[in-house]
Predicted 3D model of a 100-nucleotide RNA (c-di-GMP-I riboswitch aptamer) from Aquibacillus albus. The sequence was found by an Rfam model in a public genome assembly. The model forms 95% of the base pairs in the Rfam consensus. Lineage of the source: Bacteria > Bacillota > Bacilli > Caryophanales > Aquibacillus.
RNA sequence: GAUUAAUAAAGGCAAACUUUUUGAAAGAGAAGGACGCAAAGCCAAGGGUCUAAGGUUUUACGGGGGCAUACCCAUAAACUAUGAUAGCCUGGUUACUAAU
Numbered sequence: 001g002a003u004u005a006a007u008a009a010a011g012g013c014a015a016a017c018u019u020u021u022u023g024a025a026a027g028a029g030a031a032g033g034a035c036g037c038a039a040a041g042c043c044a045a046g047g048g049u050c051u052a053a054g055g056u057u058u059u060a061c062g063g064g065g066g067c068a069u070a071c072c073c074a075u076a077a078a079c080u081a082u083g084a085u086a087g088c089c090u091g092g093u094u095a096c097u098a099a100u
Stems, first nucleotide, its partner, number of pairs: 002100004012037002017032006035087001041093003045090003048085003054080005062073003
């Protein structure tokens, strides 16, 4: 320096859940707590997945308006990241110990 993570040693992180904060939500932060993790350290570059505030389309049976099937509003549905996820995968990058 490279590979591997079986065995040992020093350690590290922290799922679900609870409390609280934040966010439209998904989620994220803090404290407690450990399912697990050899990168479960860091990075949204590629893919997947989650959410839909905003936007678009439809709905217009309900309400407004009225000559009207114009028009406007509610409700509901679908689509859509610019949002999120690194403990989904690939990738990039840094690193303790031991063995080969």